A computed fold for a 479-nucleotide part of an RNA from uncultured Lactobacillus sp., annotated as small-subunit ribosomal RNA, 3' major domain.
The full RNA is in RNAcentral, with records from ENA and SILVA.
NCBI's taxonomy places the organism under Bacteria, Bacilli, Lactobacillales, Lactobacillaceae, Lactobacillus.
Its mean pLDDT, the model's own confidence on a scale to 100, is 81.

[in-house]
Context: one part of a larger RNA
RNA sequence: UGACGGGGGCCCGCACAAGCAGUGGAGUAUGUGGUUUAAUUCGACGCAACGCGAAGAACCUUACCAGGGCUUGACAUAUACAGGAAUAUAUUAGAGAUAGUAUAGUCUUCGGAGUCUGUAUACAGGUGGUGCAUGGUUGUCGUCAGCUCGUGUCGUGAGAUGUUGGGUUAAGUCCCGCAACGAGCGCAACCCUUGUCAUUAGUUGCCAGCAUUAAGUUGGGCACUCUAAUGAGACUGGCGGUGACAAACCGGAGGAAGGUGGGGAUGACGUCAAGUCAUCAUGCCCCUUAUGACCUGGGCUACACACGUGCUACAAUGGGCAGGUACCAAACCGAGGAACAAAGCCUGCGAAGGCCAAGCGAAUCUCUUAAAGCUGUUCUCAGUUCGGACUGCAGUCUGCAACUCGACUGCACGAAGCUGGAAUCGCUAGUAAUCGCGGAUCAGCACGCCGCGGUGAAUACGUUCCCGGGCCUUGUACA
Numbered sequence: 001u002g003a004c005g006g007g008g009g010c011c012c013g014c015a016c017a018a019g020c021a022g023u024g025g026a027g028u029a030u031g032u033g034g035u036u037u038a039a040u041u042c043g044a045c046g047c048a049a050c051g052c053g054a055a056g057a058a059c060c061u062u063a064c065c066a067g068g069g070c071u072u073g074a075c076a077u078a079u080a081c082a083g084g085a086a087u088a089u090a091u092u093a094g095a096g097a098u099a100g101u102a103u104a105g106u107c108u109u110c111g112g113a114g115u116c117u118g119u120a121u122a123c124a125g126g127u128g129g130u131g132c133a134u135g136g137u138u139g140u141c142g143u144c145a146g147c148u149c150g151u152g153u154c155g156u157g158a159g160a161u162g163u164u165g166g167g168u169u170a171a172g173u174c175c176c177g178c179a180a181c182g183a184g185c186g187c188a189a190c191c192c193u194u195g196u197c198a199u200u201a202g203u204u205g206c207c208a209g210c211a212u213u214a215a216g217u218u219g220g221g222c223a224c225u226c227u228a229a230u231g232a233g234a235c236u237g238g239c240g241g242u243g244a245c246a247a248a249c250c251g252g253a254g255g256a257a258g259g260u261g262g263g264g265a266u267g268a269c270g271u272c273a274a275g276u277c278a279u280c281a282u283g284c285c286c287c288u289u290a291u292g293a294c295c296u297g298g299g300c301u302a303c304a305c306a307c308g309u310g311c312u313a314c315a316a317u318g319g320g321c322a323g324g325u326a327c328c329a330a331a332c333c334g335a336g337g338a339a340c341a342a343a344g345c346c347u348g349c350g351a352a353g354g355c356c357a358a359g360c361g362a363a364u365c366u367c368u369u370a371a372a373g374c375u376g377u378u379c380u381c382a383g384u385u386c387g388g389a390c391u392g393c394a395g396u397c398u399g400c401a402a403c404u405c406g407a408c409u410g411c412a413c414g415a416a417g418c419u420g421g422a423a424u425c426g427c428u429a430g431u432a433a434u435c436g437c438g439g440a441u442c443a444g445c446a447c448g449c450c451g452c453g454g455u456g457a458a459u460a461c462g463u464u465c466c467c468g469g470g471c472c473u474u475g476u477a478c479a
Base pairs, nucleotide, nucleotide: 001479002478003476004475005474007473008472009471010470011469012468013467015463016462019427020426022424023423026312027311028310029309030308031307032306033305034303035302042053043052064298065297066296067295068294070292073123077122078121079120080119081118082117083116087104088103089102090101091100092099093098106113107112125287126286128285129284130283134281135280136276137275138274139272141270146185147184148183149182150181151180152161153160154159165176166175167174191264192263193262194261196232197231198230199229200228201227202226205222206221207220210219211218235258239251240250241249242248314420318379319378320377321376322375324374325373330368334367335366336365340359344355345354346353386417391412392411393410394409395408396407397406433455434454435453436452437451438450439449
């Protein structure tokens, strides 16, 4: 000087407390451990691994296993020699890779060129090892308020001072004081978005008044909504009080918004030899008729069990029924051309679906009826008209192909489960909870992920305690 303390002081955070809804019990989806296996490819392991890499394993992917076949190679560059094109179609053998046969099949200035094949040689190739050799990139403490430097001064020196102190702040934020005076990286602001208004613009959007229609449908209009460009607006600016005549704090006013308005992006010096050699790049080591490369099939989907994260429930604030009924985000950044697909028709008790096909590269057309909600009716507290696992049968779709191993539909079957021990997680407002909708990946496959809106709470006395963090101070046999 740091680090540490079941030392002290001050302060903060969904840290506790006050509340709401959960997890832990059941079934199931998914990931992991373990076990099993020919293989169950590899990585990730307290917080900060475990719906993580994987925004989607039937083949492919695929790295793993079994078997079959290749060795200048599936891929790159170059040289020498030899050969004919490559390739397409058909056909034979084969599980296929591959091998054989037939037909068709380049340009040319005739020197050759291009492409390919064979042989030889340099080399290719490696998701093989080392993340403790590395780059790049990421997590974490933590959006915590810190981390430093120049000059000066003090100290023999390591170092100190500044950065401590008195106030204040979300903040090393600002003010005052001070052997310090300044500065840098952080904080804040500048950026995006949202909340109000004005101007400009008015189609594919909108409809107040006028006419019209089944319908903003058409005429008409651009007020309103909306869109998107510019600007205004909030600055403790004004008032009162407190304060040290300061910084600031408290209160009320005006205002769409009030003291950082809400949300996002933004992550200092560093810590963990943290993660990643399997995104990529790369040193060294290793393999080179194999640790490379091709194919078929299998596996990654196994299953006494254990754990994490979700979904569905256990019901009446509910379940069923209704040809009863309402409202969304969303112009670019919700998606749409090998696409989205309406209306109509068809099969079928019904449904998933099929046929034909309008429109639409989209504020125009489509996905696209939002659902919870409201209204009416039924059930009447039961393992039930709750719950839906599991299983049987019949089908639909995608795709060469759904056996291992896809999703969905109908009928039948109808398990556990009656609110969950110790323990433990999230959340302070348009939040939690609850309800649906869209998208990426994607032939097909979503309870996951990323977004969107609808309905919409309770509670916070406070900082004694638990956890984490910041500043000052104190002790130390630690560095």